[in-house]
The prediction has a mean pLDDT of 84.
Predicted 3D model of a 74-nucleotide RNA (transfer RNA) from an uncultured Clostridia bacterium.
Rfam family: tRNA.
The sequence was found in a public genome assembly.
RNA sequence: CCGCUCGUAGCGAAGCUGGAUAUCGCAGCAGAUUCCGAUUCUGAAGGUCGGGGGUUCGAAUCCCUCCGGGCGGA
Numbered sequence: 001c002c003g004c005u006c007g008u009a010g011c012g013a014a015g016c017u018g019g020a021u022a023u024c025g026c027a028g029c030a031g032a033u034u035c036c037g038a039u040u041c042u043g044a045a046g047g048u049c050g051g052g053g054g055u056u057c058g059a060a061u062c063c064c065u066c067c068g069g070g071c072g073g074a
Stems, first nucleotide, its partner, number of pairs: 001073007010026004019057001029043004050066005
C1' cells in the first nucleotide's frame, strides 16, 4: 500500500432477505425470602447500534467516507 472481516448497554452475544416500542445472558441497582449473608424469585434502570454523510415513507441492516481491532497478501 491492497484485500477480507469485525465494531450493538459496564462485559459477552442475537438481530444484518430494510418495517416501526432494538432482544437475551452476566454484572450493577431496588424489593421479597433470611437472624445476617449466599442461593432463588420479582421489578426497574442502562443504548443517540464506532463517528459523519447519503439513499428511502422508513436504516443497527443498503451505499460512501473516516476512526479503531483482527487476519491475509505484497